[in-house]
Source information:
Large-subunit ribosomal RNA, domain VI from a marine metagenome, 252 nucleotides, folded computationally. Model confidence (mean pLDDT): 88 of 100. The RNAcentral record of the full RNA draws on SILVA.
Context: one part of a larger RNA
RNA sequence: CGUAGGAAUAUUGAGAAGAUCUGUCUCCAGUACGAGAGGACCGGGAUGGACGCACCUCUAGUGUACCAGUUGUGGCGCCAGCUGCAUCGCUGGGUAGCUAUGUGCGGAAUGGAUAAGCGCUGAAAGCAUCUAAGCACGAAGCCAACUUCAAGAUGAGUAUUCCAUGAAGGGUCGUUGAAGAUUACGACGUUGAUAGGCUAUAGAUGGAAGUGCAGUAAUGUAUGGAGUCGAGUAGUACUAAUCACCCGACAG
Numbered sequence: 001c002g003u004a005g006g007a008a009u010a011u012u013g014a015g016a017a018g019a020u021c022u023g024u025c026u027c028c029a030g031u032a033c034g035a036g037a038g039g040a041c042c043g044g045g046a047u048g049g050a051c052g053c054a055c056c057u058c059u060a061g062u063g064u065a066c067c068a069g070u071u072g073u074g075g076c077g078c079c080a081g082c083u084g085c086a087u088c089g090c091u092g093g094g095u096a097g098c099u100a101u102g103u104g105c106g107g108a109a110u111g112g113a114u115a116a117g118c119g120c121u122g123a124a125a126g127c128a129u130c131u132a133a134g135c136a137c138g139a140a141g142c143c144a145a146c147u148u149c150a151a152g153a154u155g156a157g158u159a160u161u162c163c164a165u166g167a168a169g170g171g172u173c174g175u176u177g178a179a180g181a182u183u184a185c186g187a188c189g190u191u192g193a194u195a196g197g198c199u200a201u202a203g204a205u206g207g208a209a210g211u212g213c214a215g216u217a218a219u220g221u222a223u224g225g226a227g228u229c230g231a232g233u234a235g236u237a238c239u240a241a242u243c244a245c246c247c248g249a250c251a252g
């Protein structure tokens, strides 16, 4: 821009893309078969590999604004306690998120038309013949079925509702997000839990400072599963989402 008024919501599916893999064990059954050796079809069950999709409960990794320990050196007048720099100084752990090595799921079943092939009936050709007319089967393959996208499918579809005027609706702006380069998309904007803060809590670290006690002291211990804490979960208007503006119709 189009889809012959403008919108919101929900859809149909022409078409397109993806997937389509396979092993082993076991039951039937040591059965059918076979002199024996050996050893099934059909059908049922279990469990893997590779591949794919999703997720983070578990396991594992990362986790540079989390916690602790610690070295050298500087600073806060000194001690104590903090703090800067040194690869995040180094080391031990680690929430959320993101991940795989982790977890869950998938390939199926079914129908239709068929290939090679197996047939029925059956003439031409009194027989025979699956074929000439007719009919029935038959594959991991084909078409559906499964998953995703999909009306620019210009063949522009369908349904319901709203508005007939600055209307319905949308945007700018703001708080933001498991959305994101920007944009877009989603949530919210006081009729409010959208983000921050605060409170509680999960979880992490692992026993804070101060004080008391024991010890000459280093240190230990009690107060006390302490103190601290990024992203998690809930509650709570304390802070910020104020006010407002713009777009949106007359062609025929």
Stems, first nucleotide, its partner, number of pairs: 001152001005163007015149004021049007033038001051106005059100004066093005071086006110144003117137001119135002169247004173189005194240003197236005203229003210223005